Predicted 3D model of a 1466-nucleotide RNA (small-subunit ribosomal RNA) from a Pseudomonadota bacterium. Lineage of the source: Bacteria > Pseudomonadati > Pseudomonadota. It matches the Rfam family "Bacterial small subunit ribosomal RNA". Gene Ontology terms of the family: structural constituent of ribosome and ribosome.

RNA sequence: AGAGUUUGAUCCUGGCUCAGAACGAACGCUGGCGGCAGGCCUCAUACAUGCAAGUCGAACGAACCCUUCGGGGUGAGUGGCGCACGGGUGCGUAACACGUGGGAACCUACCCUUCGGUACGGAAUAACCAUUGGAAACGAUGGCUAAUACCGUAUAGUCCCUUCGGGGUAAAGAUUUAUCGCCGUUGGAUGGGCCCGCGUCUGAUUAGUUAGUUGGUGGGGUAAUGGCCUACCAAGACGACGAUCAGUAGCUGGUCUGAGAGGAUGAUCAGCCACACUGGGACUGAGACACGGCCCAGACUCCUACGGGAGGCAGCAGUAGGGAAUAUUGCACAAUGGAGGAAACUCUGAUGCAGCCAUGCCGCGUGAGUGAAGAAGGCCUUCGGGUUGUAAAGCUCUUUUAACUGUGAAGAUAAUGACGGUAGCAGUAGAAAAAGCCCCGGCUAACUUCGUGCCAGCAGCCGCGGUAAUACGAAGGGGGCAAGCGUUGUUCGGAAUUACUGGGCGUAAAGCGUGCGUAGGCGGAUAGGCAAGUUGGGAGUGAAAUCCCGGGGCUCAACCCCGGAACUGCUCUCAAAACUGCCUUUCUAGAAUCUCGGAGAGGAUAGCGGAAUUUCCAGUGUAGAGGUGAAAUUCGUAGAUAUUGGAAGGAACACCAGUGGCGUAGGCGGCUAUCUGGACGAGUAUUGACGCUAAGGCACGAAAGUGUGGGGAGCAAACAGGAUUAGAUACCCUGGUAGUCCACACCGUAAACGAUGUGUGCUAGUUGUCGGGCAGCAUGCUGUUCGGUGACGCAGCUAACGCAUUAAGCACACCGCCUGGGGAGUACGGCCGCAAGGUUAAAACUCAAAGGAAUUGACGGGGACCCGCACAAGCGGUGGAGCAUGUGGUUUAAUUUGACGCAACGCGGAGAACCUUACCAGCCCUUGACAUCCUGGUCGCGAGGAGUGGAGACACACCUUUUCAGUUCGGCUGGACCAGUGACAGGUGGUGCACGGCUGUCGUCAGCUCGUGUCGUGAGAUGUUCGGUUAAGUCCGGCAACGAGCGCAACCCCUAUUGUCAGUUGCCAGCAUUAAGUUGGGGACUCUGACGAUACUGCCAGUGAUAAGCUGGAGGAAGGCGGGGAUGACGUCAAGUCAUCAUGCCCCUUAUGGGCUGGGCUACACACGUGCUACAAUGGUGGUGACAGUGGGCAGCGACGUCGCGAGGCGAAGCAAAUCCCUAAAAGCCAUCUCAGUUCGGAUUGUACUCUGCAACUCGAGUGCAUGAAGUUGGAAUCGCUAGUAAUCGUGGAUCAGCAUGCCACGGUGAAUACGUUCCCGGGUCUUGUACACACCGCCCGUCAAGUGAUGGGAGUUGGUUUCACCUGAAGCCGGUACGCUAACCUUUUGGAAGCAGCCGACCACGGUGGGAUCAGCGACUGGCACUAAGUCGUAACAAGGUAGCCGUAGGGGAACCUGCGGCUG
Repeated sequence: AGAGUUUGAUCCUGGCUCAGAACGAACGCUGGCGGCAGGCCUCAUACAUGCAAGUCGAACGAACCCUUCGGGGUGAGUGGCGCACGGGUGCGUAACACGUGGGAACCUACCCUUCGGUACGGAAUAACCAUUGGAAACGAUGGCUAAUACCGUAUAGUCCCUUCGGGGUAAAGAUUUAUCGCCGUUGGAUGGGCCCGCGUCUGAUUAGUUAGUUGGUGGGGUAAUGGCCUACCAAGACGACGAUCAGUAGCUGGUCUGAGAGGAUGAUCAGCCACACUGGGACUGAGACACGGCCCAGACUCCUACGGGAGGCAGCAGUAGGGAAUAUUGCACAAUGGAGGAAACUCUGAUGCAGCCAUGCCGCGUGAGUGAAGAAGGCCUUCGGGUUGUAAAGCUCUUUUAACUGUGAAGAUAAUGACGGUAGCAGUAGAAAAAGCCCCGGCUAACUUCGUGCCAGCAGCCGCGGUAAUACGAAGGGGGCAAGCGUUGUUCGGAAUUACUGGGCGUAAAGCGUGCGUAGGCGGAUAGGCAAGUUGGGAGUGAAAUCCCGGGGCUCAACCCCGGAACUGCUCUCAAAACUGCCUUUCUAGAAUCUCGGAGAGGAUAGCGGAAUUUCCAGUGUAGAGGUGAAAUUCGUAGAUAUUGGAAGGAACACCAGUGGCGUAGGCGGCUAUCUGGACGAGUAUUGACGCUAAGGCACGAAAGUGUGGGGAGCAAACAGGAUUAGAUACCCUGGUAGUCCACACCGUAAACGAUGUGUGCUAGUUGUCGGGCAGCAUGCUGUUCGGUGACGCAGCUAACGCAUUAAGCACACCGCCUGGGGAGUACGGCCGCAAGGUUAAAACUCAAAGGAAUUGACGGGGACCCGCACAAGCGGUGGAGCAUGUGGUUUAAUUUGACGCAACGCGGAGAACCUUACCAGCCCUUGACAUCCUGGUCGCGAGGAGUGGAGACACACCUUUUCAGUUCGGCUGGACCAGUGACAGGUGGUGCACGGCUGUCGUCAGCUCGUGUCGUGAGAUGUUCGGUUAAGUCCGGCAACGAGCGCAACCCCUAUUGUCAGUUGCCAGCAUUAAGUUGGGGACUCUGACGAUACUGCCAGUGAUAAGCUGGAGGAAGGCGGGGAUGACGUCAAGUCAUCAUGCCCCUUAUGGGCUGGGCUACACACGUGCUACAAUGGUGGUGACAGUGGGCAGCGACGUCGCGAGGCGAAGCAAAUCCCUAAAAGCCAUCUCAGUUCGGAUUGUACUCUGCAACUCGAGUGCAUGAAGUUGGAAUCGCUAGUAAUCGUGGAUCAGCAUGCCACGGUGAAUACGUUCCCGGGUCUUGUACACACCGCCCGUCAAGUGAUGGGAGUUGGUUUCACCUGAAGCCGGUACGCUAACCUUUUGGAAGCAGCCGACCACGGUGGGAUCAGCGACUGGCACUAAGUCGUAACAAGGUAGCCGUAGGGGAACCUGCGGCUG
C1' cells in the first nucleotide's frame, strides 16, 4: 500500500466481497510445562445451607465459675463507639447524573490545634424476682436496682439571638495516680450538601409546551441558597441555536482501531452516580431516608395448633432456571487495610493465597550430531525413473521440561508464614513421557492421482460439479501457523462508501417549475477608538493507573517498580492590534433615485376587421359524391358532390416570420384605443453600502381535470359503425359526446429542459444578428462602446461526449439536492384538495449488480454506392402421370447404421441373391479367425482324390504324393504344427461435445492482418478511409502515415495460332505398287509429343487530371483476364466423419469377441427429394447409311464364320494393343402415319426363353410373343443456364461373376435473351441507430396459473406505557384538638408547663371507575411486492422495433397497452 467482481473488450460512476488488528468470547479438532492476568456479556430470575459486623468489664449493676483470697474469668442485659466504611450490581436515569472549570449562603463524629471548664442535686429503668398470655414469634402486669443512661439548678467568654435594653445554652466519670475521658470554644484537616458556564445519543412521520407554571412581597422550612413550601400580587417562562414528547443508555479516566482527523466501546483496575424483592415513608444519628435496621402496602416463598408469624445472596462460596457460554459450598488473618478496645486481643468471604478453565498475553520443550544401499513401504510415472528423503534405521552424544531422591528460602527491623516442604539449589536414570490444526481455482503462499458424474457436495466474493474436476470426497505431496489451529459473532480499518482533514449534482444518484421576501449566513473604500474572536507570555488546574521516553527488578519476556514527558482541555492574568467583530467619522467604484430618448407577439379591458370551415335559405345542374394501400360504413333522384348569391354563428388570426423580439418562469402573434409592468442607452444631477443569497412563508405557475353559469363553428378522449387481422378492445375510415372557448372559483403537476440554482469578479479570439450611443469622413460606410441573442474556436476543465466571456474554466458568498439496483416516490401518519389527487416520506424482503460515455462487431420491415443467372429479358425443366432411386413414417424377429435448411435425401452405397453385413433367428468355439512371449510334445506343413453324419460351421475316418533348415552332432538352435498356462487377442460397442487427419460451407467472395510511427487515459483508431478506376485492398491521385505479410493477379496444366526437332503402330503431296497407305519410299501435309514463339493497352484517335484507366480503330489465329482447369486468405458453423484410417477415456471378455446356415437391409395405407420415359407431327414407324472423340481389354476384349426371330450359343483369328478388339456412333436424310388415348405412351401382367453365378423363391439383368395402365404439357410454388453455353443426340469408363434411368468422362448438332438495377435472395465497402455480443432464430414487457417469503389494510381481540377527571386513603411526618394518662421542673398540692396515647384535618403509596393518547402481538378476509420454473396469452419497448419514443393528465381495455390534450428530443 491494495485486490476480486457489471463488459466481447474499454474508461468512469457505483455497490458488494477479501487480505489487517482486536475480543470478558463461544463452537469443532487437538493438547507437554511454567509465569502473569482474566473468568454470568443472558433472567435487577428464584434461592436450600454455611459464613460476610462487631467490639469495649479501663462506663454500669446483678448472676455464675476459678482462686495462691491478692485477685482472675465468663458473658445475658443497660450504656458507648461502629454498623452511612469495606463488598456487590447497572434496574432506573438524557439529568447539574457525569466530565471540566468556577462560585457562595453551609455542615462535618473520630483526628490536629487555641483558650477555658469539669460545681451542686434529683427521679427512674432493663437485667432480676413473682404472676400471667401465646403453638411459635413475642409479650402483659406488679415489685427491686446501677451507671460515662435520663433530668433540674448554678456558672458563661471571645459562643448564639437581639427591638442593642437585654435574653439563651454545658459537663461524667473510671481507676493500678499516671493518664484516659467529658463539656464549651478558636482555627485547620478530611468528608459532604448547594449553585453556575461549557460539553454529553437518536427521531420533526414528536411543533408547540407550561398554573407553582415565570417573577415579586410577606411568612414558613432547611445545616444552607432557592416556588423548596404557603398566602397575596403581576402574566409571565421555554421553543426551529429544536422546547415538549418518544426511543435508547449509568457517566468518566480509559480500551480497541486508525497515518491522523475520526469511528466504535465503557469487562477487569481507578473516580463519581444510582440501586438493594416491588412501591411509599419516616426514625436514630455527625452522617442514611440506611444491601445483611424499622413501619406500611403489594407479589412470592416458608412455618403454623389457622388465632398468627418469618423471609429478602445485585456480599463470598454454592443450587435451580435461562443460555452458545463463564470457576471451589477451599485455606488464613502470616502480610496490607478496616471496626472496637488503654492494651492484650477479638472480628473481618475486604484482603492475602490455593483450586478449576489453553480464556488471553509471554517464555520453554517435544532432542542434537553423523548417517546414501538414496533401504523398505506409500504415491506418481513417459516404466527410464521421480518423490517422500538425511527423513528413518544404524552409530555417537546431551538432559531444558517432566519423573525420583536430598536440601531448602525471601516475604518478618522482636514474636507470629495460610501460601508451603512452595520457589530455588544439588544429585540420579534414560531419547526417554510430550504435535497438532487449517489450507493448496483466482484474490492468496502451496499440485498430482483415484472416486463421483449438475448427483453427492463446496462456496468469503467471483464461482466449481452434466465421465478426463489442481474448486466435491479420499490419498500422496506441498504451504501456513503452532500448544494451538480453524469456524462463527462483534468493532474499527481498508471505505475519499457521509468527504472537517477529504466527495459530488449537463448525460452516471443529485439544481426546488419560477420569482418576491423573513430569520440566518456573507458583505465596498477611509480614519479613530474598544479588545469579543485572534496571537504571544505567565499562573492555577487537567487524580492515580494507562499510552510514550529513559532507567531498574523477576535467568529473558509477559509482568512489576522508579523518574520524566504528555494529558492537544478549562479558568485567571499581562500584553499586541494586522485580520474578523462592535462603536464613531468620512467617501463613491456596489445599489437605488432623477432627467431625456428609442425598441418590443410584456400584461389587462373594450371595440373593430377580413380569409376559411360548417350550417341554413335561394338559383344553376345531374348521378354520383366521399374516403382508402384497397375498400366499406356514410351522404345522394325527397336532388347530394360541384357552382353562384345571401344569411347565421363560433373559433383561430395565412403572408410579414427571422437559431428575430418581449417576459422571472409558465408563456406571448390580425387591427385600434385606454390603463399598466419591466429592461436598455445617454447625462457635469441626488442618496451614501441602502448590498448578495435565502430555511420556513407568500405569490405566480402549460396541458389535462373539477364546480357553477354561459357558449358550441371546427376538432375530438369515451362511444358506435366500417375495414385490417389468427384475433384487433389499436394503427386506417365514417360519425360523435365530454372537453377545447368565456366569466368566476379550485387543482399545483410536466422531458415545468440549457435535463446546467442565484449573485459578483477575472481569463485569446473570429464571425452573424437585435436595440441604443459616440467619432470620422467618401452620406453610407468604417472604427469604437453598452446591453441582448446565435455559430465556431484557444488555454483550461471533463470518464468521455463535450463546455469554452451566455463556462461545464479560475475564485468567492449563500441556498437546494445526492449517497448501489429493486421494493418505491409506494405503505403508514401528518398537511392541502369538492374529487382526481398532490406534498412530506420509510421498512421488511431481495439482487451482485443497476448505470454513464465511448470502442469493435452483428443486426435493422435505416441510408448511400457496388457486385453475382440475384431479379429482369429469354430457353428448357421440376411440382400433375407411370416407373427408377434415396429419405421420412409405418411395419417387422431384423427391416444394421451414419448424413437433416441452403451445405441430409441417384449422399457414405465406383454397384446388398450368398459373400459384402455391421442387423435378426438358430447351431457351434472360448488364449480364440489374427499378433508376441512361456512350458511340453511332434517333425512337419501343404496338395490331390474319394467317404460318413450334419443345414452348415464342424466332427470322424481312408488313400496317394512329399518327409523342413542350420549344426560345434548335444533332441542344441531356428522354423512349422499340436496341447497347456496366463499375460493378452478381439469389438463396424459408446463418446466427432475429448482428439488427429480429411472434408463441406460462406466463397474464388476480396478480403484478413502485422512492424514502426502518430492520435486516444483506454478498448481502439490511423494505415485499409476519401476522389477516380478495376473482375480484384487491381491500379492512380490525395492523405500522419511509411512499409510489409497471407489472399487477388502472375508463375503450373489443357485448349486456340505457329516454328524447330523427331517419324512408328500414325500420315500420303509427288514417284512406283495394291482389292486396300497393302508394300517400297517420303517428312511436305494431318497427327503424335518435346522444346520454343506469340498478346504487352505494345501502336493510333478520343476521353480522363498531363494519372490509373475506359471507348473506338489498325494489325493479328487470338485484344484488353482469349476460353477452361488446378489453386480456396484470417476465420465461421462445438458443421460432417470414432463405420476409411489413427487415437484418449469408458464399456464387453464362454461375449457387445469368433465361425456357420437361413432370413433381413428389396417390407408398404402414406409423404417428400432427385431422376428416367412420356403425353406426340420439331413426332412415331420403316428404310437409307455418311461423319466423332474420350477411353477399356489376358480369369480380358473378342474380329470372322455359323446356329437362333432374339437375348445369345458353338467354333475361332488377332491383340498386354497410335498395329487387334470393344466399335454399330446417334441425332441426320428419304418414305409413311394425319391429331386419335392414336402406328403416341409404354407401366402392369401372362407365357416361353437367354446369360452370369455353388445358388436368381424371397431378390438379378436381358430376349421373343401376348397384354397395353396412367398420361392430352401439369395448382400454389420452384430449379438450371449468358456461347460452342442452354437444349438435344449418342459414345466410353470406374465399381463389377451378373446387375445403372445413378456417377465420372467424351465428342456430334447447336440457339434465344440481357432495356436495366426499382424490387426478391446472397455478398462487399462507407455511414447511421441499438437496451443485441450465445450477437434479431437476439433482447424483452405485462396479465393469468403454481409454489415460497416478507409486508400493508382489516371487523375486532390481547397486553404494555402514559395522561386526564373522580373515588378510596395504609404507614408516616406536619397542623389542630383534648373530657384519657403521666416520675423528674414550677406550684398556693389544686393545678400548671411539658410529654404519651387517642381523635380530627391536610399531604400521600398501592388500589378502583370512566375517558383519551401511544406502542406491540394475534386476526377471517384482502392489496400489491419479491423470488422460482422448460407453464398460458399476446408483442408493448430496444432498428424508423414495423403506429418514433418518452413526460404530465384524462378516459377506455384480458394483458402488455390504446386514444385525446399540451410538452420534450434522450